[in-house]
Context: one part of a larger RNA
Molecule: small-subunit ribosomal RNA, 3' major domain
Organism: uncultured bacterium
RNA sequence: CGACGGGGGCCCCCACAACCGGUGGAGCAUGUGGUUUAUUUCUAUGCGCCGCGAAAAACCUUACCUGGCCUUGACAUAGUAAGAACUUUCCAUGAGAUGGAUGGGUGCCUUUGGGAACUGGCAUACAGGUGCUGCAUGGCUGUCGUCAGCUCGUGUCGUGAGAUGUUGGGUUAAGUCCCGCAACGAGCGCAACCUCUUUUCCUUAUUUGCCAGCGAGUAAUGUCGGGAACUUUAAGGAUACUGCCAGUGUACAAUCUGGAGGAAGGCGGGGAGGACGUCAAGUCAUCAUGGCCCUUACGGCCAGGGCUACCCCCGUGCUCCAAUGGUGGGUACCAAAGGGUGGGUACCUAGCGAUAGGAGGGUAUUCUCAAAAAGCGGAUUGUAGUCGGGAUGGGAGUUGCCAACUGGCCUCCAGGAAGUGGGGAUCGUUGGUAUUCCCGGAUCAGAAUGCCGCGGUGGAUACGUUCCCGGGCCU
Numbered sequence: 001c002g003a004c005g006g007g008g009g010c011c012c013c014c015a016c017a018a019c020c021g022g023u024g025g026a027g028c029a030u031g032u033g034g035u036u037u038a039u040u041u042c043u044a045u046g047c048g049c050c051g052c053g054a055a056a057a058a059c060c061u062u063a064c065c066u067g068g069c070c071u072u073g074a075c076a077u078a079g080u081a082a083g084a085a086c087u088u089u090c091c092a093u094g095a096g097a098u099g100g101a102u103g104g105g106u107g108c109c110u111u112u113g114g115g116a117a118c119u120g121g122c123a124u125a126c127a128g129g130u131g132c133u134g135c136a137u138g139g140c141u142g143u144c145g146u147c148a149g150c151u152c153g154u155g156u157c158g159u160g161a162g163a164u165g166u167u168g169g170g171u172u173a174a175g176u177c178c179c180g181c182a183a184c185g186a187g188c189g190c191a192a193c194c195u196c197u198u199u200u201c202c203u204u205a206u207u208u209g210c211c212a213g214c215g216a217g218u219a220a221u222g223u224c225g226g227g228a229a230c231u232u233u234a235a236g237g238a239u240a241c242u243g244c245c246a247g248u249g250u251a252c253a254a255u256c257u258g259g260a261g262g263a264a265g266g267c268g269g270g271g272a273g274g275a276c277g278u279c280a281a282g283u284c285a286u287c288a289u290g291g292c293c294c295u296u297a298c299g300g301c302c303a304g305g306g307c308u309a310c311c312c313c314c315g316u317g318c319u320c321c322a323a324u325g326g327u328g329g330g331u332a333c334c335a336a337a338g339g340g341u342g343g344g345u346a347c348c349u350a351g352c353g354a355u356a357g358g359a360g361g362g363u364a365u366u367c368u369c370a371a372a373a374a375g376c377g378g379a380u381u382g383u384a385g386u387c388g389g390g391a392u393g394g395g396a397g398u399u400g401c402c403a404a405c406u407g408g409c410c411u412c413c414a415g416g417a418a419g420u421g422g423g424g425a426u427c428g429u430u431g432g433u434a435u436u437c438c439c440g441g442a443u444c445a446g447a448a449u450g451c452c453g454c455g456g457u458g459g460a461u462a463c464g465u466u467c468c469c470g471g472g473c474c475u
Stems, first nucleotide, its partner, number of pairs: 007475006015465002020428004026319006033312001034310002042053001064305007073126001077125002079122002082119002086104002089101004108115002128294002131292003137288002139283003142279001144277001149188006155164003168179003194271001196270003200238006210227002214225003241265001244259004321422001325381003338369003345360001347358004394413004399408001436456002439453003
């Protein structure tokens, strides 16, 4: 100088407290561990691994195992002699990789030698490696932490390590600002700017969107003429700054409290943005890369299997145990944000249904996915392992795929398990939040209870900082 302390002082945070809802119990989904296996590829593994890499393992992917094959190689750059490329058909052994034969075909540039591109043959330099080392590295990322800190120049003090500034008094979300001060300034952070979004208004534009007033038409509908008010859309602006008032404040300071006006008030809400550094944190399997190792194999091709095993354990989720509920029918409604031509499909027909067969419009504010669901009003059920709950296995189908046995999703029929609110323990949340309810998208042939977004409904509680966890400043 730091770090640490079951030392002290001050302060913050869903840290505790208060409140609401969960996990831990059950079944299932999913990911680890363990065990098993010819193989169950590899990584991640306190917080900061475990619905993680993986925004999609039937084949492929795929790295693993078994078996069958190749050896200048699937891929790159060079040499040589040939053939343009390309393509049809057949045969053999086949699981395929592969091996053999056959027909068509002669292009482009040209100095007529040849060249460009491609194909197979030969030879060697080399290729190749998801092999090892993240404790050799770059890059990227997590974490403390969006915490308020981390430093420098000159000066001064000290023999020096260093100190000062950055401490002190107030204040703030903030090393934010004010005052004081042997310090005076500055940088990276904070804040702000954002080519981001949301909330209000104005101007412009008026189609595919809109329909107030006028006219026409219909069983009904902006359907038509038309209109440019409103809504929406998307381009440009405006607005909020403690600007105004009162009080507060060792102070004519910073600020704080209340009020006015206002769509919004004191950072308006959200996003992006992560200082110096810490953990030899993570990643050599995104990629790149030093070194080491393999080179008829640790490289390459193919088929089948495996990554989906299953006594058990743990994490994360979904569905539940019901009446603020379930069920069937009816009614009337109300979103936002997205996707669509190898695709999304109105409408009609068939089917109980998954779906199938026709078919019109849409490269989209035009057509379409699309039904929003919870909700509201009435009926039934009557506290039961039930009209709650839907696991498990059985039968019959459908779909997309070359292919659904290992090992997909969906539909119908019948069947109907555990579970009656969960021990110790533990998690999330402070407002359009929690809870609850649907909708969409990426990946994708098919395959979400995961992930990323969208809106609907819409709370309870916060006395406070004694205590627990983590953090900041001074000592």